[in-house]
Molecule: small-subunit ribosomal RNA
Organism: seawater metagenome
């Protein structure tokens, strides 16, 4: 501090995910010890049992029960004491301590104030007082009721209980508000002084204190006010009646509508009131650089609760968790009449849950409570158990040790290499663990005893007691490497790779993805990284995320500028003086709690922990001073704004009123047979006279030329002419106001087409419709018609690609150029200079196109809008609309991208240019017949296999009767047919004969080495190496086909670009050619073309056998036969030779033309080989090599027969024909080039032939093989023929083990389709097509009519590139890159999912009305009760004065009501979104085949169409 994901690659935009760190966690696997902390986040469900608040006898009346001593005794006890003491009055205390977060958007909590509006028990200081006397009442005791819980009545009693009266002021109320003085914040407070009235008290013990009443002040706690600050929703906009305020009373400690009577009508609120949802709040945690953002467990501080909901007693203090009452809802107990509870205290239990523990020890420590103290109590705590939950520490050993052991695991032809100094082996060493022993600290106080000091309590000082933990920390001894390592991961991110199994399975998976027979990605396994007693996963929060941006983003095209203006609030605001000090700046004062955090120091062996001291706590408050700048206040500038005046400009509006073309009707007229329309027709119209022409009139709508990226206007938007009436701008001049600006949430207006209402119009055009074409349809393009509608007036709508997809306004930043309106100066060229409308460009900006003074550039200021694509601009509620609809506007869900702009390519029913037998212009085929041939197909036991668009189908195959051969039936073999190597042994086996047998093989007989003695041959055996035409051309090599013999495909430097690319290679000419040339930010260079290489074409020279034969010569019937010859053919070696080299002419140049010249050959002379970088996962595992896989008595291997040859059909290549440019007969010539000994044969001779038999030659320029159309003769006369041979029949020959499936030939018979071949197709530019024949390889033969060569005759057109195809290069558009055979949209159909609608249905909350109204306060009444005081006077009095009881406000639960609001579930319905290769059609994206999209209105299965305006995206 970044990485990974869109794309073929870039660049940005944008969103997802990762890597860090945290947690009261859980779950997996795993586990040794130890400190240290922490443990129900879920059901504020619901609890069984224990236990958590008592104490005080020094307040009291007594004494149940205990114990101790004495008496007595009947021996059961009884009575006194003493200790202490249940249970009752009484006092304190119980409101601390402990727990939980349900509620609660609140003066509830923080902070900072204030109380002159309060209160405080226990404590501390002061001061002053504690005198009389009284009534009662629990408890004991008797009696009753009840099941129990617990109650009733009678009699006595006592007190720090209570009452009475006394005294008392600095208490409290009253009087004169009366004095004066000080203060202050306004009511006022404070000090002083008078009168009168009226309230106190309690003792215990013991001899000293302590307790008690007042009264002041203090500490401590509380209470109330007030400023600031405190989550979400506007799809919650208005709330409120005790409401807001005053007067008066009441209630409180205390102010206050707290409450109540009157009285006014007020009080909050877009600076978010009210409503809803959520939520304890802080101190602080966790993240981060920070700033935030989350969070509110444990510790601390405050607040609310106690089963749910009220309500008050008591008391300093509670409206009280472990009090009370009522009501309710559970749950216990019951004798059915009642009763009884209330762990959100500490254990513990049940439930929920992914999930959170002992029904434990002790009051030794601190802390609390009561007490005088001892002491009691204290689930507060302080310890202990449990649990890796966390943090933090230790330790599982360290040092040597190479035959680099053995297994393991990967690899190899063979050697190896990893695990790994690890191990085993030797020394050494003992935390920890185990065993034994020694053993603190936490104790300081009180207590008790002692001794001193003041003087019997207090201080002080010695002794002495008290420890749950705990025989625990620690130490020390002892033996021994002994007791102790796992998780996760290993494709990129991410450190860390290899074998096997698996085969889109099965699994993985955070994102991007992995798996479809070679997976570093699923499973193991070695092996290796990471961390470690943990280690992953999974959950949440912050980080990265500058991705809500205050620090710190943005809006032309990615998401976003409001359709325009005008103008509230509010934001902001020119130049200058003066005072002020809100804002700002500084100090200074308080205050921010402790603990956390940081920093030093220190104490546990470190360290977590803790301790101390500091610092910080960025905050409020106060109060002093400072006055740039803001801000308010005052006066007073002119520049920013306006206003006056002269001028100019306008398709700016509004109204009335006019004109002409033109369309199209209507009626007259001429006129005849068509007219209109189209790609082409058809509907249609027209002999009832159309179209065409002219005249005449109607009417409606819109203004041709001028006319212009010209003009105006905020925008929409405005276009004949006039007149009216009205707007804005500019310019020129001075004068005037004197900041009066700017911008603008809500708010008004105004807003193109389409639509609606109401009433006119109505030529044209023309949604809808109809009907004619096109089409596979054709709800469309096309064309005939045509209704709203398009005008008008008057009202709605409220949206547009309403656009510069650019928000107003202001300032400041180089320049050319043109153009509108104005002004000024001239020298009337032109030039200033202000306002607008346009192009090109500089700096700058920007992803990047591209902006660029009219900014998208630099600032400023105000507003609006964005925050991943889909779902959606869609529900639903609101608001507007007559309505269509507008506004506002989500979530569920579901994807990992959606998108912007450039590259580079491919593609276009894009354009622009070349070129090819591409077409054309010819020749000649093919598709028609038979037949061969290969192919699908179908048969079959099997019809082996492979090649299937061009680039398969006379292809692998250059030769399938057996062999081939792989297929199929049947029959055998198994280390096996062959070979090799070494090593044993034999001397046989082979072979012949013979027998089964289809054959292989089985089995009899039978013959039977050699030798130099070394082996040598056979042959057995044993080892090793086995085979496989079995699968994968989608692992592979080679090797082949195509684009294409097309001119391309690339680099290194430089340069341009952020980059991907780009320039070069483009441009302008030329070329067969990226061939060359000229220009050029490119200079150069590589593979490709071209030459180079063969063969042919001309000659020349060497060399003449087998080849030649002019000249001499011999010789034949006759032939280079011979002898010679070395001219000439020819052979095959070497040169020559063609380069646009000469000439004209065009051009700069390359170049091209020219019946040129010369030349055998003329512009690459012809032809072959030679095929660039790369396409197509092209072909090929059956040519041949190979990786992995699979078979092993068989998927090897041997033989015998089938089979590959099948045959309704189809196709592809060929051969023969169809005939007279012929057939047939018969004669007469001319080649090359190849091939030949199990051969190729001359001659000869039989046969009609095939061929047989004889035979010379030749391993070959010597020997062999009739070239054939051609060319003369004759015939055939146009016919299914003397054309054409097919199929059948007979008979033959050849080859061969063997010709039946299933060979070829040969001869006699026979004589089939076929009479020139649809759509449509194919080959060819010259020695070419077309014809003709000849050789060869394969091979015994051969189905060959093919293949692959040779020569023989031997043409015809090409204007010309418009169209078909394929190409090449530029340039365009592209939602396309698996690249148009792409890519994609929409209804339908099925399946899953989340949602809206929905009759209706169940629930919830908040409130309201009105009924009922507990328990209590309070008020009132109280005939009945009734101890203190008080009268008369002794009574069953009476008074005061309480009380039951009744009676009333209020008041919680219930109850009824009607909305309201949220949710659930609903038959059916809507649309969405995802799903394998399902249906229909093709809307977009290329001019996407009709340009597209917006917007609105009809239409239509669907995608869409059409009209009408607007926009280029």
């Nucleotide at each position: 501090a970044g990485a990974g994901u869109u794309u073929g690659a870039u660049c940005c935009u944008g969103g997802c995910u990762c890597a860090g760190g945290a947690u009261g966690a859980a779950c997996g696997c795993u586990a040794g010890c130890g400190g240290c902390a922490g443990g129900c986040c879920u059901a504020a469900u619901a609890c069984a049992u224990g236990c958590a608040a008592g104490u005080c006898g020094a307040g009291g009346g007594g004494c149940a029960g205990c114990a101790c001593u004495u008496a007595c005794u009947u021996c059961g006890g009884u009575a006194a004491g003493u200790g202490g003491c249940g249970a009752c009055c009484g006092g304190c205390g119980c409101a601390c301590g402990g727990g939980u977060g349900a509620g609660u958007a609140a003066c509830a909590c923080g902070u900072a104030u204030g109380c002159a509006a309060c209160c405080u028990a226990c404590c501390u200081u002061u001061a002053a007082c504690u005198g009389g006397g009284g009534c009662a009442u629990a408890g004991c005791u008797c009696g009753a009721g009840g099941a129990a819980a617990c109650u009733c009545g009678a009699a006595u009693u006592a007190a720090u209980u209570c009452c009475c009266c006394a005294u008392a002021a600095u208490a409290u109320a009253a009087u004169a508000c009366a004095u004066u003085a000080u203060c202050u914040c306004a009511u006022g407070a404070u000090a002083u002084a008078a009168u009168u009235a009226u309230u106190a008290a309690a003792g215990a013990u013991u001899u000293a204190u302590u307790g008690g009443u007042u009264a002041a002040a203090g500490a401590u706690g509380g209470g109330c006010a007030u400023g600031c600050g405190u989550c979400u929703g506007a799809u919650u906009a208005g709330u409120u009646u005790g409401u807001u305020g005053g007067u008066g009373a009441g209630g409180u400690a205390a102010c206050g509508g707290c409450u109540c009577a009157c009285c006014a009508a007020g009080a909050c609120u877009u600076c978010g009131a009210u409503c809803a949802g959520u939520a304890g709040g802080g101190g602080g945690u966790c993240u981060g650089a920070g700033a935030g953002g989350a969070u509110g467990a444990u510790c601390c501080c405050c607040c609310a609760c106690a089963c749910u909901g009220g309500u008050a007693c008591u008391g300093a203090g509670a409206c009280a968790c472990g009090g009370a009452c009522c009501a309710g809802a559970c749950u216990u107990c019951u004798a059915c009449g009642g009763a009884a509870g209330g762990c959100a205290g500490c254990a513990g239990u049940a439930a929920g849950g992914a999930a959170u523990a002992u029904u434990g020890g002790g009051c030794a420590a601190u802390g609390g409570g009561c007490g005088a103290a001892a002491g009691c109590c204290u689930g507060a705590c302080c310890c202990a158990g449990c649990c890796a939950u966390g943090c933090c520490g230790c330790g599982u050993g360290c040092a040597g040790g190479a035959u680099g052991a053995c297994a393991g695991c990967c690899c190899u032809a063979g050697u190896g290499g990893u695990u790994g100094u690890a191990a085993a082996c030797u020394g050494c060493u003992u935390u920890u663990a185990u065993a034994c022993g020694a053993g603190a600290a936490g104790a300081a106080a009180u207590g008790c005893u002692c001794c001193g000091a003041c003087g019997u309590g207090u201080c002080g000082g010695a002794g002495u007691u008290u420890g749950a933990c705990u025989g625990u920390a620690u130490c020390g001894u002892a033996a021994g490497a002994a007791u102790a390592a796992g998780c996760a991961c290993c494709g990129g991110c991410u450190a860390a790779c290899u074998c096997c199994g698996u085969g889109c399975c099965a699994g993985c998976a955070g994102c991007c993805g992995c798996g479809g027979u070679a997976a570093u990605a699923c499973g193991g396994a070695g092996g290796g990284u990471g961390c470690a007693a943990g280690c992953g996963u999974u959950a949440u929060c912050c980080g990265g995320a500058u991705u809500c941006a205050u620090u710190g983003g943005g809006u032309u095209u990615a998401a976003a500028g409001g359709g325009u203006g005008c103008g509230u609030a509010g934001g902001c605001g020119g130049a200058a003086u003066a005072g002020u000090a809100a804002g700002u700046c500084a100090g200074u004062g308080g205050u921010g709690a402790a603990a956390u955090c940081c920093u030093g120091c220190a104490g546990c062996u470190c360290a977590a922990c803790u301790g101390u001291a500091g610092a910080a706590c960025u905050g409020c408050c106060a109060u002093u001073g400072a006055u740039a700048c803001u801000g308010a206040u005052a006066a007073a500038c002119u520049u920013g704004a306006g206003u006056u005046u002269g001028g100019u400009u306008u398709a700016g509006g509004u109204a009335a009123g006019u004109g002409g073309a033109a369309u199209u009707u209507a009626u007259g007229a001429u006129g005849u047979a068509g007219c209109g329309g189209u790609g082409a027709a058809a509907u249609g119209c027209a002999u009832a006279g159309a179209u065409a022409u002219c005249a005449u009139a109607a009417g409606g709508a819109a203004c041709a030329c001028c006319a212009a990226u010209a003009g105006c206007g905020a925008a929409g938007g405005c276009a004949g002419c006039u007149u009216a009436c009205u707007g804005g701008a500019c310019c020129a001049u001075a004068a005037c106001u004197g900041a009066c600006a700017c911008u603008g949430a809500g708010g008004c207006a105004c807003g193109a087409a389409a639509g609606c209402g109401u009433g006119g119009g109505u030529a044209g055009c023309g949604a809808a419709c109809a009907g004619g074409a096109u089409u596979a349809g054709a709800u469309a393009c096309c064309c005939u018609g045509g209704u709203a509608g398009u005008c008008c007036a008057c009202g709605c709508c409220g949206u547009a690609a309403a656009c510069g997809a650019u928000g107003c306004u202001c300032a400041c930043u180089c320049g050319a150029u043109g153009u509108u309106a104005g002004c000024g100066a001239u020298a009337u060229a032109c030039u200033g200079u202000u306002a607008g409308c346009g192009u090109c460009c500089a700096a700058g900006c920007u992803a990047a196109a591209g902006c660029g003074u009219u900014a998208a550039g630099u600032g400023a200021g105000c507003c609006a809008c964005c925050u991943g694509g889909g779902g959606a601009g869609u529900a639903c509620g609101c608001c507007g609309g007559c309505a269509a609809c507008g506004g506002u506007g989500a979530a569920a869900c579901u994807c990992a991208a959606a998108g912007g702009a450039a590259u580079u390519g491919a593609c276009g029913g894009g354009g622009g240019u070349c070129c090819g037998c591409a077409c054309a212009a010819g020749c000649g085929g093919u598709g028609g017949a038979g037949c061969a041939u290969g192919u699908g197909g179908u048969u079959u036991a099997a019809u082996u296999c492979g090649a299937u668009g061009a680039u398969a189908c006379g292809c692998g195959a250059g030769g399938a009767a057996c062999c081939u051969u792989a297929c199929c039936a049947g029959g055998g073999c198994u280390u096996a047919a062959a070979u090799g190597u070494a090593g044993u042994c034999u001397g046989a086996c082979a072979g012949a004969u013979u027998u089964g047998g289809a054959a292989a093989c089985a089995g009899a007989u039978u013959u039977u080495u050699c030798u130099u003695c070394g082996g040598a041959c056979a042959g057995a055996u044993u080892a090793c190496a086995a085979g496989g035409u079995g699968c994968u051309g989608c692992a592979u090599g080679g090797u082949u086909g195509u684009c294409g013999u097309c001119a391309g495909c690339u680099c290194g430097u430089g340069c341009c670009g952020u980059g991907a690319g780009g320039u070069g290679u483009c441009a302008g000419g030329u070329u067969a050619a990226g061939u060359c040339c000229u220009a050029u930010a490119a200079c150069g260079a590589g593979c490709g073309c071209a030459a180079c290489c063969c063969c042919u074409g001309u000659u020349g020279u060497u060399a003449g056998u087998u080849g030649c034969c002019a000249g001499c010569g011999a010789g034949u019937a006759a032939u280079g036969u011979c002898g010679g010859g070395a001219a000439c053919u020819c052979u095959a070696g070497c040169a020559a030779g063609a380069c646009u080299g000469c000439c004209g002419g065009u051009g700069c140049a390359a170049a091209c033309c020219g019946u040129g010249a010369g030349g055998a050959a003329g512009g690459u002379g012809g032809g072959g080989a030679u095929g660039a970088c790369g396409u197509c996962a092209a072909a090929u595992c059956a040519u041949c090599a190979c990786g992995g896989c699979c078979c092993u008595u068989a998927c090897g291997u041997c033989c015998u027969g089938g089979g590959c040859c099948a045959c309704a059909c189809a196709c592809g290549u060929g051969c023969u024909a169809c005939a007279a440019u012929g057939g047939u007969a018969g004669g007469u010539a001319c080649a090359g080039a190849g091939a030949g000994c199990a051969g190729c044969c001359a001659c000869g001779u039989c046969g009609c032939a095939a061929g047989g038999c004889g035979g010379a030659g030749c391993g070959a320029a010597u020997c062999u093989a009739u070239a054939a159309a051609a060319c003369c003769u004759a015939u055939c006369a146009c016919a299914g023929u003397u054309c054409g041979g097919a199929u059948c029949g007979g008979g033959g020959u050849c080859u061969g083990c063997a010709a039946c499936u299933c060979g070829a030939c040969c001869c006699c018979g026979u004589g089939a389709a076929g009479u020139c071949g649809g759509a449509g197709u194919c080959g060819c530019u010259a020695g070419u097509a077309a014809u003709c024949g000849c050789a060869g390889a394969u091979c015994a033969g051969c189905a060959a009519c093919g293949c692959u060569g040779c020569g023989g005759u031997g043409a015809a057109u090409a204007c010309g590139u418009u169209c078909c195809c394929g190409g090449g290069c530029c340039u365009u558009g592209u939602a396309c890159a698996c690249a148009c055979c792409g890519c994609c949209c929409g209804u339908c159909a099925c399946g899953u999912c989340a949602u809206g609608a929905a009759a209706g249905u169940c629930g919830g909350u908040a409130a309201c009305a009105c009924c009922c109204g507990a328990a209590g306060c309070c008020g009132g009444u109280g005939g009945c009760c009734u101890a203190a005081c008080c009268c008369c006077u002794u009574g069953u009095g009476g008074g005061a004065g309480g009380g039951a009881g009744c009676c009333g406000u209020c008041g919680a639960a219930g109850g009824u009501g009607g909305g309201a609001u949220c949710g659930g579930c609903g038959a059916u319905u809507g649309g969405g979104a995802c799903g394998a290769a399902g249906u229909c059609g093709u809307a977009a994206c290329a001019a996407g085949g009709u340009a597209g999209c917006c917007g609105u209105a009809c239409c239509g299965g669907a995608a869409g169409g059409u009209g009408c305006g607007g926009c280029u995206g």